[in-house]
Molecule: transfer RNA
Organism: Rubricoccaceae bacterium
RNA sequence: AGGGGUGUAGCUCGAAGGUCGAGCAGCAGGCUUUUAACCUGCGGGUCUGGGUUCGAUUCCCAGCACCCCUA
Numbered sequence: 001a002g003g004g005g006u007g008u009a010g011c012u013c014g015a016a017g018g019u020c021g022a023g024c025a026g027c028a029g030g031c032u033u034u035u036a037a038c039c040u041g042c043g044g045g046u047c048u049g050g051g052u053u054c055g056a057u058u059c060c061c062a063g064c065a066c067c068c069c070u071a
Stems, first nucleotide, its partner, number of pairs: 001070007010024004018054001026042005047063005
């Protein structure tokens, strides 16, 4: 310098253009003499900026960060 991949909750991962979800973690409550376990509930998120669309996590463009390949 060129090419490719990834970016979503605290972590690991999902989501066919139409309400963003799960597990674990956290918090609260229940159960228990107490803790643990178990049960119930709650909070928490789409890397950034544009474009297309009635509607974008999803499609397009540019950028940023990380990883891989080539030189």